[in-house]
Context: one part of a larger RNA
RNA sequence: ACGAACGCUGGCGGCGUGCUUAACACAUGCAAGUCGCACGGGGCAGCAAUGCCCAGUGGCGAACGGGUGAGUAACACGUGAGCAAUCUACCCUUGUGCGGGGGAUAACCCGGGGAAACCCGGGCUAAUACCGCAUGGUCAAGAGAGCUGCAUGGCUCUUUUGGGAAACGUGGCCUCUUAACAAUGCUACGGCGCAGGGAGGAGCUCGCGGGCUAUCAGCUAGUUGGUGAGGUAACAGCUCACCAAGGCGACGACGGCUACGGGGUCUGAGAGGACGACCCCGCACAUUGGAACUGAGACACGGUCCAGACUCCUACGGGAGGCAGCAGUGGGGAAUUUUGGGCAAUGGCCGAAAGGCUGACCCAGCGACGCCGCGUGCGGGAGGAAGCCCUUCGGGGUGUAAACCGCUGUCAGGGGGGACGAAAGAAUCGGAGGCUAAUACCCUUCGGAAGUGACGGUACCCUCAAAGGAAGCACCGGCUAACUCUGUGCCAGCAGCCGCGGUAAGACAGAGGGUGCAAGCGUUGUUC
Numbered sequence: 001a002c003g004a005a006c007g008c009u010g011g012c013g014g015c016g017u018g019c020u021u022a023a024c025a026c027a028u029g030c031a032a033g034u035c036g037c038a039c040g041g042g043g044c045a046g047c048a049a050u051g052c053c054c055a056g057u058g059g060c061g062a063a064c065g066g067g068u069g070a071g072u073a074a075c076a077c078g079u080g081a082g083c084a085a086u087c088u089a090c091c092c093u094u095g096u097g098c099g100g101g102g103g104a105u106a107a108c109c110c111g112g113g114g115a116a117a118c119c120c121g122g123g124c125u126a127a128u129a130c131c132g133c134a135u136g137g138u139c140a141a142g143a144g145a146g147c148u149g150c151a152u153g154g155c156u157c158u159u160u161u162g163g164g165a166a167a168c169g170u171g172g173c174c175u176c177u178u179a180a181c182a183a184u185g186c187u188a189c190g191g192c193g194c195a196g197g198g199a200g201g202a203g204c205u206c207g208c209g210g211g212c213u214a215u216c217a218g219c220u221a222g223u224u225g226g227u228g229a230g231g232u233a234a235c236a237g238c239u240c241a242c243c244a245a246g247g248c249g250a251c252g253a254c255g256g257c258u259a260c261g262g263g264g265u266c267u268g269a270g271a272g273g274a275c276g277a278c279c280c281c282g283c284a285c286a287u288u289g290g291a292a293c294u295g296a297g298a299c300a301c302g303g304u305c306c307a308g309a310c311u312c313c314u315a316c317g318g319g320a321g322g323c324a325g326c327a328g329u330g331g332g333g334a335a336u337u338u339u340g341g342g343c344a345a346u347g348g349c350c351g352a353a354a355g356g357c358u359g360a361c362c363c364a365g366c367g368a369c370g371c372c373g374c375g376u377g378c379g380g381g382a383g384g385a386a387g388c389c390c391u392u393c394g395g396g397g398u399g400u401a402a403a404c405c406g407c408u409g410u411c412a413g414g415g416g417g418g419a420c421g422a423a424a425g426a427a428u429c430g431g432a433g434g435c436u437a438a439u440a441c442c443c444u445u446c447g448g449a450a451g452u453g454a455c456g457g458u459a460c461c462c463u464c465a466a467a468g469g470a471a472g473c474a475c476c477g478g479c480u481a482a483c484u485c486u487g488u489g490c491c492a493g494c495a496g497c498c499g500c501g502g503u504a505a506g507a508c509a510g511a512g513g514g515u516g517c518a519a520g521c522g523u524u525g526u527u528c
Stems, first nucleotide, its partner, number of pairs: 001526002004524005011374006017367002019332001024330003028327003033060003038057002041054005067285003077209007086202003091198008099133001101131002108123006139162010168190006177183001211257003218248003223245008260282004264275004287308005310321004338364001340363003346360001347358004377407004387398004411469001413464005421455001428448007472517005477498003483512005493500002
């Protein structure tokens, strides 16, 4: 010093922290949804307009956040470089475009199979779902010109050929189009395609750095290199065919053991040593092993498929599951918490928004597990009560300690008041600016008013009563601060080392007294 444990003891609060062991097995609940301003439909309310709810199609998210440290001695991590060898959804920014068509399908209806999980057939239908066409730059191939670098090269311009995009929704209005209500029109907002840039993110490569072991000395066949091909976002034996015979190693290859790495933490005057809980960054993993699909991104903890082990359901034909998410259970263990509250705040996802979801998070609960703070009273009070202890029997100690007198009111208790954390967003009122045909709608901005708190009737404040409810633990031979009596008699016992105990034990046990710490004190373990 500690993520500690054990023994004795235990008043309050704040802030932290809490399975170090079985990456053992898990009952139950919750932990990722959301959008009706993408779409058809169903239901409810309503005379209607319209509003609300819903399974499905579709979009975005679910690759984040949260957990764990099994594996890994490795470009995994740290640090410094590189990619002229790369990708990037959402966001910001620049430019440009969104023209015209088509065929399906779920939901739904009908029929059927199955114990269930679920599945099959027929029929209808929509879209921002899917597929052609048009236009078209980037792109690919060929030709030409210019600029430039760091080797392979990079950038720009012209031209030929080839292939190749898109989606609409909502609000408002009548200026334009239209014969017209009005929309096929205009306009605002959101969305969609292509291309360039940015930001953030990711992939790959290299130098250097950080364990033990030589009682591991030789290792290697995709092995090392080349050519060609495939493959990837991209370089590459990454993969394959052929060719060559290389490559690594005492500056420790190969093997074995151990181990997530770092910021940091502990210790120490430092150098160093030991460690890597909580928090942050990176990596890896998600019952064990393997695999791909979707996607901007995964080879995907709460997705899919296969195999293994295990558990469960079954009508025996067949199915279901994965807490190293938050709680919680069993087990293991010296040992580690509530099946709590809330989305009020911060943040995340979706949405135009209202809002929804969020065991992230914010709080509360339990544990002296740690650190810090506070209290258990303060003043007076005898040459000094009683009790107890010692005694040379004179006395001494406990000891101003108590009693008693006076005072105070922290904490705990009762009563009353009562927060900060909340300001935004939306809607509404008023003003300004912009867009526009428009005083509409919409956007930006300023001001006003209203409303929103789990914690919590908590913190805090006031007040009432009352010394009242609140001290233990270890030690006292030397090291080491603190001494006597009694009991025991090498016994019982103590002990960190030296060592104590065999009849006067300051070392055992008890008592009185003392010393040290104090809501803790000791012991054990571990590190310096």